Model confidence (mean pLDDT): 78 of 100.
The RNA shown here (c-di-GMP-I riboswitch aptamer) has 85 nucleotides and comes from Aneurinibacillus thermoaerophilus.
The source organism's lineage runs through Bacteria, Bacillati, Bacillota, Caryophanales and Aneurinibacillus.
The sequence is in RNAcentral, with records from ENA, Rfam and Ribocentre.

[in-house]
RNA sequence: UGCUGAAAAAGGUAAACUUAUUGAAAGAUAAGGACGCAAAACUAUAGGGGCUUCUAUCUUUAAGAUAUGCCAGCCAGUUGCCAGG
Repeated sequence: UGCUGAAAAAGGUAAACUUAUUGAAAGAUAAGGACGCAAAACUAUAGGGGCUUCUAUCUUUAAGAUAUGCCAGCCAGUUGCCAGG
């Protein structure tokens, strides 16, 4: 060190689902639980993408569009453990 992750060590994290709380919803938090993960750590005001629509606005007549709401376990950016090269 902007490379690699076959084996090993120290560890970390925790999908679906269940229960409780919260929220309009998406979602979030806690406990249980492990599908997985070398960044599944951090960043959503200033990248792309996705989810939701209480309110509001617009189009328009029962729908559609648009975040002031969310998602980092979609890509991305930043930092970083161990081993190898």